[in-house]
Molecule: Guanidine-I riboswitch aptamer
Organism: Magnetospirillum sulfuroxidans
RNA sequence: CCAUAACGCGUCUAGGGUUCCGGCCGCUUGGUGUCUGGUCCGAGAGAUGCACUCCCGCCUGCUGGCAUCAGGGGGCGGAGCCACGGCGGGAUAAAAGCCCGGGAGAG
Repeated sequence: CCAUAACGCGUCUAGGGUUCCGGCCGCUUGGUGUCUGGUCCGAGAGAUGCACUCCCGCCUGCUGGCAUCAGGGGGCGGAGCCACGGCGGGAUAAAAGCCCGGGAGAG
């Protein structure tokens, strides 16, 4: 530098704001998140479960094959590393560690 495969989803948490509920205030058409909370949003670099990928050996009544073989299938076992990161913009009621983004950049 090039090619191929995977980098998925659920639950929860760090965190987030204020549509709804509640709280507080009030001139009772409302205000307030500088209100602990419930609903809600929510992590590539957080947790966990499942899925998925790969590997040694093993099994197979299936397919091909002259045979030890190849393909498909099966369950068992093992592995899945590393990760500093803006500004700014976007969605939603609004905001965020959400999305742009394992980006720009740095080393």